[in-house]
Predicted 3D model of a 268-nucleotide RNA (Bacterial large signal recognition particle RNA) from Mesoaciditoga lauensis. Its mean pLDDT, the model's own confidence on a scale to 100, is 77.
RNA sequence: CCAUGCUAAGCGGGGAGUCAGCGGUUCCCUUAACCCGAAAUCCGCUCUACGCGGGGCUGAAGACCUUUCUCAGGUUGUCCAGGGUAUGGUAAGGACUUCACUCGAAGGCGUUGAAGACAGGGUCCUGCGCGACGGAAAACCACGAACCUGGUCAGGUUCGAAAGAAAGCAGCCAUAAGUGGCCACUUCCGGGCGACACAGGGUAGCCUUAUCGGAGUCUCUCGAUGAAGCACCGCCUUGUUCUGAACGAUCGAAGAAAGGGUGCAUGG
Repeated sequence: CCAUGCUAAGCGGGGAGUCAGCGGUUCCCUUAACCCGAAAUCCGCUCUACGCGGGGCUGAAGACCUUUCUCAGGUUGUCCAGGGUAUGGUAAGGACUUCACUCGAAGGCGUUGAAGACAGGGUCCUGCGCGACGGAAAACCACGAACCUGGUCAGGUUCGAAAGAAAGCAGCCAUAAGUGGCCACUUCCGGGCGACACAGGGUAGCCUUAUCGGAGUCUCUCGAUGAAGCACCGCCUUGUUCUGAACGAUCGAAGAAAGGGUGCAUGG
């Protein structure tokens, strides 16, 4: 130096998160980077903290070590800008609501007399009277008493010598208490009925009549002015969150350059 066979080693790495800390499953970045199993109220470890268990491939090199450059990406701090959201404030910005012995517009009424003043009446309340309604009573009609209602009393009974007389059941008639009917008439009672008269009460509102007065008066309308309210919009403050930019910090895959070092066995 060559060939063969082994072994070390390699078959990714990084950021965030979690954790007392380290690695993994989780999320993210990078892409040449094996297979299977378990792992988030989790799995295996303890300061060179080797990820664990079971398989497969490559195998001393293009790997490994050191330094420098470069840089995907992540995390984070400060400041600025913009978006969202919450607390507090602002009623001297805007919108909205209400009010007025105010002003104007429009419209209505008004010398066939406005506002205002004053007087009467009605509407209102009470009482009494009227009517209707309802109920009851009276009146009228009908029915209605074995005997303790009346009249007439057959038969029969009693008295009498007789003539006659007496009491009196049934029946008939009329009635009492009572029952029923009753268009209207009469009387009494009642009130969630109706209309008016009379008497008393009452005077806020409305209607009406008369007198005085002598030109304004009214509005669920519009605008202005003034006042009050309202935190809806806007504005201010503070906080929180998202995005972007700038300046830093931190970690940092992959890549590039330089330097350094490199296992065992057998045979030739």
A source record names the gene ffs. Of the family's consensus pairs, 91% are formed in the model. It matches the Rfam family "Bacterial large signal recognition particle RNA". Its family is annotated with signal recognition particle, plasma membrane targeting and SRP-dependent cotranslational protein targeting to membrane, signal sequence recognition in the Gene Ontology. Rfam's curators write: The signal recognition particle (SRP) is a universally conserved ribonucleoprotein involved in the co-translational targeting of proteins to membranes. The sequence is in RNAcentral, with records from ENA.